The RNA shown here (SAM riboswitch aptamer (S box leader)) has 116 nucleotides and comes from Crocinitomix algicola.
């Protein structure tokens, strides 16, 4: 770094250190020298897999626990991104197209299992 399959409206921050950008990508907003971002310790959230326990037929499955692998603690994945679908509302024209908004849907991204 491929591929599945799941989940992204909830939740969780202090110190020390560096010092200039940062928030994948592009536009939009945003955070940033009252030090963002990144490291480092502590601390915390959460329950992806381990584990451990209740019910349950000893199964599937539904909870609870959290001391172990990861993951996360700024804004919904901060918003949008598509020859797609519905609806509405406006133009255009002559019966279809544009356009803004809303709703699902896909894509993209992380993250977590598991394949190879």
């Nucleotide at each position: 770094g491929a591929u599945u399959u799941a989940u992204a409206a909830a939740g969780a921050a202090g110190a020390g250190g560096u010092g200039a950008g940062a928030g994948a990508c592009a536009g939009g907003c945003u955070c940033u020298a009252u030090g963002a971002c990144c490291c480092u310790c502590u601390g915390g959230c959460a329950a992806c897999c381990a584990u451990u326990u209740a019910c349950g037929g000893u199964a599937a499955g539904u909870g609870a626990a959290a001391a172990g692998g990861u993951g996360c603690c700024a804004a919904u994945u901060c918003c949008u991104g598509c020859u797609u679908c519905u609806a509405a509302a406006g133009g255009a024209u002559g019966u279809u197209c544009c356009u803004u908004u809303a709703g699902a849907g896909a894509u993209a991204u992380a993250u977590a299992a598991a394949u190879g």
The organism belongs to Crocinitomix, within Bacteria. Its mean pLDDT, the model's own confidence on a scale to 100, is 82. Its Rfam family is "SAM riboswitch aptamer (S box leader)". About the family: The SAM riboswitch is found upstream of a number of genes which code for proteins involved in methionine or cysteine biosynthesis in Gram-positive bacteria. Rfam links the family to the GO term regulation of gene expression.